[in-house]
Context: one part of a larger RNA
């Protein structure tokens, strides 16, 4: 000098864009953050309309249709999105290869099929237990829920053959065996599902070359350890696991141990080489009170799922139960220090749905903070008797200083009044398929524009011995104090304090911390 997720002191007008717990991965009150589908299914309730019956003539019962509600079965989603950086020195990450050792819901393309049956369980009814959370027994019932049967291949398994490859593969072919399904809507044209294959796309898993902090005042480490065979397990290779066999494997090119740390794109600095760093944004990884485990599923060993153990908090009728903000706000605590218990799904994106739509603290916005960067303003021109006052003085004057007053203007921002967006196209309806119509804005009565008024509401901070731009007076007297370094202060201090003057930067200016 540059930089900063900064803090502190003094000061503080407006706007735009960003950004905001670095400390206790400390504990959390309250609300919200993941639902959706009636075009998969049965039952219930409500409203309206129509019909039938009873009749007390405006009610009751019942049937049908339409609409709605909230539980239940079922499907999809909940593995995304969002948070944090505790752990991790590791194929975690970065980069380049490989899988002849792999999987992939929804999506796209192409092929084949979708036949015929059965038995349950919720809801509901009923009985019972419990303070509650909830649980148990009996009975009824539907389905795209569940289970057989049929059929089925270029699918899968086994046994062969041929060709190409040579790595466990690919192609063709013969035989044997095994495995499937579900309907719903319809304007009756169809649409959409379901099953089983092939290919694609996307995503994921695994292997591997190289790169990847400090420490030798850590020198040896290792028994599933290194390899083999058989078996198990996985989507898949593999000591991944297991039995047996062998005795290996690794290290001064730093093993093992210890410490520290998420990694990268990037960011800061620097002429570069390099050094430092990993906040915000993007990619990957890891974690979700602590430890462990599996279930479901295309996908988890699952933040707002389950089970077990532990610590903590809460409820309790003392028998037993409930919870997990490192989601968004917010609270306490810690700290030098970090925001609102806001608005909206209008846009973008996501989930479900045929759609309408519903959900979405993702997101879009608003609020707070000079925390950062950028822009603007606090007026402009004229104005000498060089006014008054202040300060200095050699008492002549000098300086503050065109500065003020005063005159003439202007109207940014703030203020008041008015007009008032873009961001909106999807969607829906009609269609002669050209098009036409129509609904939707949180921000926001915001931005912008017009008008009004009037210099009115808007300047400070640090420094002035040298480095380093800027000097005098008074006070103090090695005191009080200053200080980044050198050093100032002991009676004329340009170095302390105050004043006048000056220098620098300016809605900021200094100080401190950290990096180059």
């Nucleotide at each position: 000098g540059a930089g900063u997720c900064a803090a502190c002191g003094u000061u503080g007008g407006c706007g735009g864009c960003g950004u905001g717990c670095g400390u206790a991965a400390c504990a959390c009150a309250u609300g919200c953050a993941a639902g959706u589908c009636g075009a998969a299914c049965g039952a219930u309730c409500c409203u309206u309309a129509a019909g039938u019956g009873g009749c007390u003539u405006g009610c009751c019962a019942u049937u049908u249709a339409a609409g709605g509600a909230g539980a239940g079965u079922g499907g999809c989603g909940a593995a995304c999105g969002g948070g944090u950086g505790a752990g991790u020195a590791a194929c975690a990450c970065g980069u380049g290869a490989g899988c002849g050792a792999u999987c992939u819901g929804c999506c796209c393309u192409c092929g084949a099929g979708u036949g015929g049956g059965g038995a349950a369980c919720a809801a509901c009814c009923u009985c019972g237990c419990g303070a509650a959370a909830g649980c148990g027994g009996g009975g009824c019932u539907a389905a795209u829920a569940c289970c057989g049967c049929a059929u089925a291949a270029c699918a899968c398994u086994c046994u062969g053959a041929a060709g190409c490859a040579u790595a466990a593969g690919c192609u063709u072919u013969a035989g044997a065996g095994u495995c499937a399904a579900a309907g719903c809507c319809u304007u009756c044209g169809g649409g959409u599902g379901c099953u089983u294959g092939a290919g694609g796309a996307u995503g994921a898993g695994c292997u591997u070359g190289c790169g990847c902090c400090u420490u030798a005042u850590u020198a040896g480490c290792u028994a599933g350890u290194u390899g083999g065979u058989g078996g198990g397990g996985u989507a898949a290779c593999g000591g991944c696991c297991u039995a047996c066999c062998a005795a290996g494997g690794u290290a001064a090119u730093g093993a093992u141990g210890a410490g520290u740390a998420g990694c990268c794109g990037g960011c800061c600095u620097g002429a570069g080489a390099g050094g430092g760093u990993g906040u915000a944004c993007g990619g990957c990884c890891a974690c979700a009170c602590u430890g462990g485990a599996a279930c479901u599923g295309c996908g988890a060993c699952a933040c707002g799922g389950u089970c077990c153990a532990g610590a903590c908090u809460c409820c309790u009728a003392c028998g037993g139960g409930a919870g997990g903000c490192a989601g968004c706000a917010g609270u306490g605590g810690g700290g030098a220090a970090u925001u609102u218990u806001g608005c909206g799904c209008a846009a973008u994106g996501g989930g479900c749905g045929a759609a309408a739509g519903c959900c979405u603290g993702a997101c879009g916005c608003a609020g707070c903070g000079a925390c950062g960067c950028c822009g603007c303003g606090u007026g402009g021109a004229g104005g000498a008797u060089g006014a008054a006052g202040g300060c200095c003085u050699u008492c002549g004057g000098g300086u503050u200083g065109u500065a003020a007053a005063c005159u003439c203007c202007u109207g940014u921002c703030a203020g008041a009044g008015g007009u008032g967006a873009a961001g909106a196209a999807u969607g829906c309806c009609c269609u002669u398929c050209g098009g036409g119509g129509u609904c939707u804005g949180a921000c926001g009565g915001u931005a912008a524009c017009c008008u009004c008024a009037g210099a009115g509401g808007a300047a400070g901070c640090c420094c002035c011995g040298g480095c380093u731009a800027a000097c005098u007076a008074c006070g103090u007297g090695c005191c009080a104090g200053c200080a980044g370094c050198c050093g100032c202060g002991g009676u004329a201090a340009u170095a302390c304090g105050u004043a006048g003057g000056g220098g620098g930067c300016g809605a900021a200016c200094g100080u401190u911390g950290c990096u180059c």

The part of an RNA shown here (small-subunit ribosomal RNA, 5' domain) has 516 nucleotides and comes from a metagenome.
RNAcentral holds the full RNA, with entries from SILVA.
Its mean pLDDT, the model's own confidence on a scale to 100, is 86.